[in-house]
Context: one part of a larger RNA
RNA sequence: ACCGGCGAGUUACCGUUUGUGGCAAGGUUAAUCUGUUCCGCAGAGUAGCCGAAGCGAAAGCGAGUCUGAAUAGGGCGACGUGAGUCGCAGGCGGUAGACGCGAAACUGAGUGAUCUACCCAUGGCCAGGUUGAAGUGUCCGUAAAAGGACACGGAGGACCGAACGGGUUAACGUUGAAAAGUUAUCCGAUGAGCUGUGGGGAGGAGUAAAAGUCUAAUCAAACUCAGAGAUAUCUCGUUCUCCCCGAAAUAGCUUUAGGGCUAGCCUCAGGUAAUACAUGACGGGGGUAGAGCUACUGAAUGAGACGAGGGGGCUACCCGCCUACCUCCCUCAAUCAAACUCCGAAUACCGUCAUGCGUAUCCUGGGAGUCAGACUACGGGAGCUAACUUCCGUGGUCAAAAGGGAAACAACCCAGACCGCCAGCUAAGGUCCCCAAAUCACACUGAGUGAGUAAGGGAGUCCUUUUUCCGAGACAGCGGGGAUGUUGGCUUAGAAGCAGCCACCAUUUAAAAAGUGCGUAACAGCUUACCCGUCGAGAAAUUGGGCACCGAUGAUGAACGGGACUAAGUGUGGUACCGAAGCUGCGGGUGAGGUCGUCUUUCGGGAUGGCUUCGCGGUAGGGGAGCGUUGAUAGGCAGUUACAGGCCGUACCGUAAGGAGCGGUGGUGGGCCUAUCAAGUGAUUAUGCCGGU
Numbered sequence: 001a002c003c004g005g006c007g008a009g010u011u012a013c014c015g016u017u018u019g020u021g022g023c024a025a026g027g028u029u030a031a032u033c034u035g036u037u038c039c040g041c042a043g044a045g046u047a048g049c050c051g052a053a054g055c056g057a058a059a060g061c062g063a064g065u066c067u068g069a070a071u072a073g074g075g076c077g078a079c080g081u082g083a084g085u086c087g088c089a090g091g092c093g094g095u096a097g098a099c100g101c102g103a104a105a106c107u108g109a110g111u112g113a114u115c116u117a118c119c120c121a122u123g124g125c126c127a128g129g130u131u132g133a134a135g136u137g138u139c140c141g142u143a144a145a146a147g148g149a150c151a152c153g154g155a156g157g158a159c160c161g162a163a164c165g166g167g168u169u170a171a172c173g174u175u176g177a178a179a180a181g182u183u184a185u186c187c188g189a190u191g192a193g194c195u196g197u198g199g200g201g202a203g204g205a206g207u208a209a210a211a212g213u214c215u216a217a218u219c220a221a222a223c224u225c226a227g228a229g230a231u232a233u234c235u236c237g238u239u240c241u242c243c244c245c246g247a248a249a250u251a252g253c254u255u256u257a258g259g260g261c262u263a264g265c266c267u268c269a270g271g272u273a274a275u276a277c278a279u280g281a282c283g284g285g286g287g288u289a290g291a292g293c294u295a296c297u298g299a300a301u302g303a304g305a306c307g308a309g310g311g312g313g314c315u316a317c318c319c320g321c322c323u324a325c326c327u328c329c330c331u332c333a334a335u336c337a338a339a340c341u342c343c344g345a346a347u348a349c350c351g352u353c354a355u356g357c358g359u360a361u362c363c364u365g366g367g368a369g370u371c372a373g374a375c376u377a378c379g380g381g382a383g384c385u386a387a388c389u390u391c392c393g394u395g396g397u398c399a400a401a402a403g404g405g406a407a408a409c410a411a412c413c414c415a416g417a418c419c420g421c422c423a424g425c426u427a428a429g430g431u432c433c434c435c436a437a438a439u440c441a442c443a444c445u446g447a448g449u450g451a452g453u454a455a456g457g458g459a460g461u462c463c464u465u466u467u468u469c470c471g472a473g474a475c476a477g478c479g480g481g482g483a484u485g486u487u488g489g490c491u492u493a494g495a496a497g498c499a500g501c502c503a504c505c506a507u508u509u510a511a512a513a514a515g516u517g518c519g520u521a522a523c524a525g526c527u528u529a530c531c532c533g534u535c536g537a538g539a540a541a542u543u544g545g546g547c548a549c550c551g552a553u554g555a556u557g558a559a560c561g562g563g564a565c566u567a568a569g570u571g572u573g574g575u576a577c578c579g580a581a582g583c584u585g586c587g588g589g590u591g592a593g594g595u596c597g598u599c600u601u602u603c604g605g606g607a608u609g610g611c612u613u614c615g616c617g618g619u620a621g622g623g624g625a626g627c628g629u630u631g632a633u634a635g636g637c638a639g640u641u642a643c644a645g646g647c648c649g650u651a652c653c654g655u656a657a658g659g660a661g662c663g664g665u666g667g668u669g670g671g672c673c674u675a676u677c678a679a680g681u682g683a684u685u686a687u688g689c690c691g692g693u
Base pairs, nucleotide, nucleotide: 001693002692003691004690005689006688011096012095013094014093015092016091017090018089019088020087021086022085023084026050027049028048032044033043034042035041036040054061055060064076065075066074067073099237100236102234106227107226108225109224110223111222118200119199120198121197122196123195124194125193126191128160129159130158131156135152136151137150138149139148140147164188165187166186169184170183171182172181203219205215206214240626241625242624243623244622245621250263251262252261253260254259264370265369266367267366268365269364270363271362275360277356278355279354280353281352282351283350284349290343291341292340297337298336299335301333302332303331304330307328308327309326310325311323312322313321314320373398374397375396376395377394378393379392380391381390382389403414404413405412418588419587420586421585423584424583425582429578430577431576432563433562434561438575439574440573441572442571443570444569450565456550457549460547461546462545463544466541467540468539469538477534478533479532480531481530483507484506485505488502489501490500513528517526518525589616590615591614592613593612594611595610596609597608598607599606600605627682629679630678631677632676633675634674635673636672637671643669646665647664648663649662650661652659653658
């Protein structure tokens, strides 16, 4: 891991509610006793309990009572007639382990120092080699010492290195040979050394050259048993079927925030008649969007006028004057505001009436679940007008919704699956091939744009607006001219059209600037404006729009889903078709309502058949109806021509859980049907438990 078996809302009592049965203004016995066909019944037993009357703290009074001075007012009660109680069964709550498994821990009583840490007592062990302290002796030396040399000597938490003890570094090992090792290397090795045996002290305690170390492979509190089924607002799991309805992820409070309680939303039963909902009309209040501001409060730009105040300067005896300073007022123009408003919608909301739609609203009671929501469109706050961000409001979808489209894709678009059909029509979206279905007309694009992006840029191209020039010849090209006073004056080393400043005249002309650019040291030189000729028909500028282009740079190749496409791209229009579990057609099932029959009835109703209307996605959850397992009671039945369970095969029946029949195998144990009852009553999941493989 698989297969098989086991494995989780139970039981007792109390309360509440529903169904059902007995009796009913009453209902009922408990202990106990007696009898008996004896562990089951029958009878007796009225003690007690609930109800029929309440109010008050109570005395107490009583359809009233309490408060109160009150005959007032008020509180709780009577009425309008009136239902309880005792069983049984179901739902739910409470107390108990209370659906099952699961802690980390706490407490008590004990067991451990044969491992290990420390201590005590008594024993044992340390090859070999090296160094050579104190001291002593002899000699030298000295006045005596000191000191020196040599010899003897044999000290040391001394040195090297086996046993012994340790465990530095590395590799291997890592389901190991081993729950800590092996190999190589390394450290101590006469000492605070190593070691044998015996002994001591223990769980909030011991022991500790101290690491929270060690105390039997267990230590920030050992192990064993018990309290004990501790507790677990947590995680996981919770076993057959079908039918009807169907949520919530919000508010308030919470040592509360992943938990609760009440309300909201779901379901079931009963009730009542007015509602609820939609639309229309009429009547309301509002201060949002917008707009506006010499209509307030504030913000804020420019211009003007200068009116006032302050500051500064001049003058200071006064009168005063100036101001590239500040504030306020006035006029003009243009603005802004969630906490501005002279104004002011659409919606929304409230009320009344009418119409529509039918029970959807409302009341009482039983049972819940929900309190992590998500994205999307719109209105906003926070943020960066960031986020698959966060917080509100209004709707949608998902959650709890399958189907078609968007290549794939909970939340987007279309559309809500009772079941079946090798029938039809459509939605979104599509119609060259993958892949079901297509053509026509007129335009645009030339970028594979389509099929990812901005500011910005451009004689891309199409449509469009306005203006100017033009056969008295435009625009472009080409040929020619482009002169004179003059090198204007000034400045300057120079300044001659062309460094700079000032002025910018006049003449000849078809025209020609006191000069458009290049150039020179300055001139020169080239060129332009301007004019003529040549040529011969449009030219130039500009407004708005469409589609394209550049901008466009990343790490495997990845920006039509692919092939491919010049339409099979884009825009406008037309007509077809495809396309879903949508709609329709045909057949079938089922729920609720209506109606017409039949049977039955304790007159409330129940069963069954036809017609008809509307339904039948579904998580948490509520309600209803059933299947199967084991046992019990009553009645019936099959079976030696071999019963039942089991196993193997099989083409049957039922909407499902399930139920047969037949053939084979096997063999006395029991089985089947009807009605009812009682549960150790249903397993793919609990890193479930046990067994087998």
This is a predicted structure of a 693-nucleotide part of an RNA (large-subunit ribosomal RNA, domain II) from a Phycisphaerae bacterium. Model confidence (mean pLDDT): 83 of 100.